The part of an RNA shown here (large-subunit ribosomal RNA, domain IV) has 330 nucleotides and comes from an Elusimicrobiota bacterium. The full RNA is in RNAcentral, with records from ENA. Taxonomically the source falls in Elusimicrobiota (Bacteria, Pseudomonadati).

[in-house]
Context: one part of a larger RNA
RNA sequence: CUCUCGUUAAGGAACUCGGCAAAAUUGCCCCGUAACUUCGGAAGAAGGGGUCCCCGACUUCGGUCGGGGCGCAGUGAAUUGGCUUUUGUGACUGUUUAACAAAAACACAGGACUCUGCUUAAAACGCAAGUUGAAGUAUAGGGUCUGACGCCUGCCCGGUGCUGGAAGGUUACGGAGAGGGGUUAGCCGCAAGGCGAAGCUCUGAACCUAAGCCCCAGUAAACGGCGGCCGUAACUAUAACGGUCCUAAGGUAGCGAAAUUCCUUGUCGGGUAAGUUCCGACCUGCACGAAUGGCGUAACAAAAGAAGCGCUGUCUCAACGAGAGGCUCG
Numbered sequence: 001c002u003c004u005c006g007u008u009a010a011g012g013a014a015c016u017c018g019g020c021a022a023a024a025u026u027g028c029c030c031c032g033u034a035a036c037u038u039c040g041g042a043a044g045a046a047g048g049g050g051u052c053c054c055c056g057a058c059u060u061c062g063g064u065c066g067g068g069g070c071g072c073a074g075u076g077a078a079u080u081g082g083c084u085u086u087u088g089u090g091a092c093u094g095u096u097u098a099a100c101a102a103a104a105a106c107a108c109a110g111g112a113c114u115c116u117g118c119u120u121a122a123a124a125c126g127c128a129a130g131u132u133g134a135a136g137u138a139u140a141g142g143g144u145c146u147g148a149c150g151c152c153u154g155c156c157c158g159g160u161g162c163u164g165g166a167a168g169g170u171u172a173c174g175g176a177g178a179g180g181g182g183u184u185a186g187c188c189g190c191a192a193g194g195c196g197a198a199g200c201u202c203u204g205a206a207c208c209u210a211a212g213c214c215c216c217a218g219u220a221a222a223c224g225g226c227g228g229c230c231g232u233a234a235c236u237a238u239a240a241c242g243g244u245c246c247u248a249a250g251g252u253a254g255c256g257a258a259a260u261u262c263c264u265u266g267u268c269g270g271g272u273a274a275g276u277u278c279c280g281a282c283c284u285g286c287a288c289g290a291a292u293g294g295c296g297u298a299a300c301a302a303a304a305g306a307a308g309c310g311c312u313g314u315c316u317c318a319a320c321g322a323g324a325g326g327c328u329c330g
Base pairs, nucleotide, nucleotide: 001325002324003323004322005321006320007319008318010316011315014314019311027051028050029049030048031047036041038148052069053068054067055066056065057064058063070074082309083308084307085306086305087304089301090300094106095105110146111145112144113143114142115141116140123132124131125130149296150295151294152293154226155225156224159223160222161219162218163217164216165215168214169213170212174208175207179203180202181201182200183199186195187194188193227245228244229243230242231241254288255285266282267281268280269279270278
C1' cells in the first nucleotide's frame, strides 16, 4: 500500500449522476393509526409504552396483580422491517435476453373483429398414408388486435386490403379450322422448269371459352388518414363571425413543454438561501389523441423521477485497532 472487518470528537448528505455503500430500524405484548378506496384494503400505516430477577396472592397454568432488587443497557449475545409525501409507467401474482439488460418489455383475466355448420369444420404438419384440432361441434375451435376496473372510443371507404355483385370490357388452356407452306401420283414442256389431286405433314384467322383484373357496392376494435390563406368586435389584444382554395374527410371528447416540446433551463406558481431535475398550472401540440386505444384509477412493483424525517466515516478530513495479502530480511 491492497482487501475484509471494528470504533470514532464536532458536524450530519456539505459526498455523489444518484444517500451508491454503510448506519439506523428490527422479536413479542399493549395503546393507537390519515388521505384515498374497487369497502377487500391502505396497515406492521404513522406514532407511543412495555419487556430482566426475587417474594407473596390468585390462576382457565397461558398469565395477572401487589411488594421488592440490580445494571449504562432486560427481544442484555445471535437471528431480527427504516419510515413518510408526491409523480410518470404497467392494473395485479406471474414470464424473459442460461453467462453484461428483470424492465415501462412478454404474458394475463377482460374487450373486439374475423374464419369455421363438421362424411376430410376452419387452421396446421406431411410427398403420401395419416395425425393434431377433438374422441371437441359456434356458450366450440382457429387467427389478429387490445389489455383488470371506471368513463369512453369521434369524422373519412378516395388509395390498399377484405367481402358481396355480375350487365359490359379484357383474358389462358382447350375447342374450332377460313387460309397458307412442304412433300408427290399425275399433267404440261425439247430441256431448264412449271402446275399439282388424295394422303401425310408444318402452320393458322374468325368464332366459342373460367376465375382474375377493369367495373359497381359494402366494410376502419381492416392497413391507414384526420388542411391552408385572408379579413372582422366602441382602447389594445384576441376572434364567437365572414370570405376563399383544396380534400375521401379535415383531429371530436379527453389530455398536453408530456417516457411525446425542436426553439427550451418556454412563462407563472410551489418547494430550496440558491432547483437545466421535480410538483401544479398555461397552451405557441417543431411532431398527443381515442382498442398501433384516449383519459383516470384503489392495490401491487428487487422497476423510473422528485422531496422530507430518522440515521450515519458518503463527506468536511481523516485517525486508531484486528485479520489476510503485498513489501523487507531470512